Notes
This is a predicted structure of a 252-nucleotide part of an RNA (large-subunit ribosomal RNA, domain VI) from a Bacteroidia bacterium. The coordinates come from a structure-prediction model, not an experiment, and the mean pLDDT is 86. Taxonomically the source falls in Bacteroidia (Bacteria, Pseudomonadati, Bacteroidota). Rfam family: Bacterial large subunit ribosomal RNA. Rfam links the family to the GO terms structural constituent of ribosome and ribosome.

[in-house]
Context: one part of a larger RNA
RNA sequence: CGUUGGAAAUUUGAGAGGGCCUGACUCUAGUACGAGAGGACCGAGUUGGACAUACCUCUAGUGUAUCUGUUGUGGCGCCAGCUGCAUUGCAGAGUAGCUAUGUAUGGAAGAGAUAAGUACUGAAAGCAUCUAAGUACGAAGCUCGCCUCAAGAUGAGAUUUCCUUUAAGGGUCGUCGUAGACUACGACGUUGAUAGGUUGCAGGUGUAAAGGCAGUAAUGUCAAAGCCGAGCAAUACUAAUUACCCGUUAGC
Numbered sequence: 001c002g003u004u005g006g007a008a009a010u011u012u013g014a015g016a017g018g019g020c021c022u023g024a025c026u027c028u029a030g031u032a033c034g035a036g037a038g039g040a041c042c043g044a045g046u047u048g049g050a051c052a053u054a055c056c057u058c059u060a061g062u063g064u065a066u067c068u069g070u071u072g073u074g075g076c077g078c079c080a081g082c083u084g085c086a087u088u089g090c091a092g093a094g095u096a097g098c099u100a101u102g103u104a105u106g107g108a109a110g111a112g113a114u115a116a117g118u119a120c121u122g123a124a125a126g127c128a129u130c131u132a133a134g135u136a137c138g139a140a141g142c143u144c145g146c147c148u149c150a151a152g153a154u155g156a157g158a159u160u161u162c163c164u165u166u167a168a169g170g171g172u173c174g175u176c177g178u179a180g181a182c183u184a185c186g187a188c189g190u191u192g193a194u195a196g197g198u199u200g201c202a203g204g205u206g207u208a209a210a211g212g213c214a215g216u217a218a219u220g221u222c223a224a225a226g227c228c229g230a231g232c233a234a235u236a237c238u239a240a241u242u243a244c245c246c247g248u249u250a251g252c
Stems, first nucleotide, its partner, number of pairs: 001152001005163007015149004021049007033038001051106005059100004066093005071086006110144003117137004169246004173189005194239003197235005203228003211222004
């Protein structure tokens, strides 16, 4: 821009893409078969491999948010206590998030038409013949079925609702994230829990400083402490203020 008034929401599916893998074992059954040796079809189940998708409860990583220990050196006048730099100084842990080695799931079943093939009835050709008329089966393959996209499908579809004369609706702007390079998408904007803060909790680290007590002292204890808390809730304290723009020219 189009879809022939303008919108919001929900959809149909022409069409396109993905997927389609496979082993072993158990039962049936030491049965059918076979002199024996050996040893099934069909069917039912269990458990794997590779591949794919989703997720983070568990396991295991990362985790330059976080907590702790500690070395050298500088600073805060000194001690104590903090703090800068040294690969995040080094080391030990580690929430959320992101991950696989972890967890869950999948290939199917079923239907239709068939291929090779197997048949029924059956003439031409008094017989025979699956075929000529007619009829029935038959594959990981084909068409559906499963998953994803999909009306620019210009053949531009459908349904519901709203607005039609100062609209319905959308945008700018702001707070943001389940989204993200930007845009877009999604949530919210005081009729408010959108983000921050605060409070509480899950969780992490591992028992802070100061002081008291015990000990000559190192140290211990008061103390499951202190600090953090990307997660989960509650709470308008702070910021989402005010406002502007597009949209109506068809029809009545």